[in-house]
RNA sequence: GGGAUUGUAGCUCAGAUGGGAGAGCGCCUGGAUCGCAACCAGGAGGUCGCCGGUUCGAAUCCGGCCUUUUCCA
Repeated sequence: GGGAUUGUAGCUCAGAUGGGAGAGCGCCUGGAUCGCAACCAGGAGGUCGCCGGUUCGAAUCCGGCCUUUUCCA
């Protein structure tokens, strides 16, 4: 330098064919307990890597750039 691949909550990851941004763990509050853990109820937390395009509408499609992993030279 070229090809492929990855990027979504603090962490691990879902999110067929474009139309509700979600789960588990973690965190906070309350309940329960003599108390702690487990358990139960509720809650906070996201510019979906960045920029642009297509579309009535984009995490999803297209282009460029950055990044993860990997192959070739």
This is a predicted structure of a 73-nucleotide RNA (transfer RNA) from Byssovorax sp. NCBI's taxonomy places the organism under Bacteria, Myxococcota, Polyangia, Polyangiaceae, Byssovorax. Its Rfam family is "tRNA". Its mean pLDDT, the model's own confidence on a scale to 100, is 81. RNAcentral holds the sequence, with entries from ENA.